[in-house]
RNA sequence: AGUUUAUAUACGGGAGAGACUACUUUUGUAGCGCCGAAGGAGCAACCACCCCGGAAACUCUCAGGCAAAAGGACCGUACAUAUUAA
Numbered sequence: 001a002g003u004u005u006a007u008a009u010a011c012g013g014g015a016g017a018g019a020c021u022a023c024u025u026u027u028g029u030a031g032c033g034c035c036g037a038a039g040g041a042g043c044a045a046c047c048a049c050c051c052c053g054g055a056a057a058c059u060c061u062c063a064g065g066c067a068a069a070a071g072g073a074c075c076g077u078a079c080a081u082a083u084u085a086a
Base pairs, nucleotide, nucleotide: 005082006081007080009078010077011076012075013074018032020031021030022029023028033066034065035064039062040060041059042058046054047053
C1' cells in the first nucleotide's frame, strides 16, 4: 500500500396480498378470501465425499403478513474484529 470472506454496529434502499363480513368498548372473537422476503419444513441442481454433511429467491404456508406506521429476506456505504490471497 492493499484483496477475499464472515460477524457486530450505524445510516440509506427494500416487494407481495381484503382499511373484507358479522358481533363488538378494543389492538378482541368468529367466518370467508389472499400473500411470501422474518423464522420453520420439503424437493433438488450443485458443492464436498471414507464416513458424517452443506445447499435456492423453487415448493408448502405451521408461524408470520394483507391502509399507514412497524416489521422485513436481501442490497449499498462507513467503521470494528476475525479470516484470507498476492
Predicted 3D model of an 86-nucleotide RNA (Glycine riboswitch aptamer) from an uncultured Pelagibacteraceae bacterium.
Its Rfam family is "Glycine riboswitch aptamer". From the family's description: This family represents the bacterial glycine riboswitch.
It was read from a public genome assembly, where an Rfam model found it.
Of the family's consensus pairs, 90% are formed in the model.